Record summary: Transfer RNA from a Candidatus Woesearchaeota archaeon, 71 nucleotides, folded computationally. Model confidence (mean pLDDT): 81 of 100. Lineage of the source: Archaea > Nanobdellati > Candidatus Woesearchaeota. Its Rfam family is "tRNA". Rfam describes the family as follows. Transfer RNA (tRNA) molecules are approximately 80 nucleotides in length.
[in-house]
């Protein structure tokens, strides 16, 4: 320096270009004599800057982090 892949909620992860969803966590209620378990809510998120399109987590371009390969 060059290819290759990844990045999405606090963690693991889903999502034919058309509403961002799940589990775990964590609050709160609810059931119990208490707690656990259970059932219910709520929090909370597209790495970053452009394009492109009536719409972009998704298509492209450049950037950043990791990871892997080459020289």
């Nucleotide at each position: 320096c060059c290819c290759u892949g990844c990045u999405u909620a606090g963690c693991u992860u889903a999502a034919c270009g058309g509403c961002a969803g799940a589990g775990c966590a964590g609050u709160c209620g609810g059931c119990u004599g208490u707690a656990a378990a259970c059932c219910g809510a709520c929090c909370a998120g597209u790495c970053c800057c452009a394009g492109u399109u009536c719409g972009a987590c998704u298509c492209u371009g450049g950037g950043a982090g990791c990871a892997g390969g080459g020289a």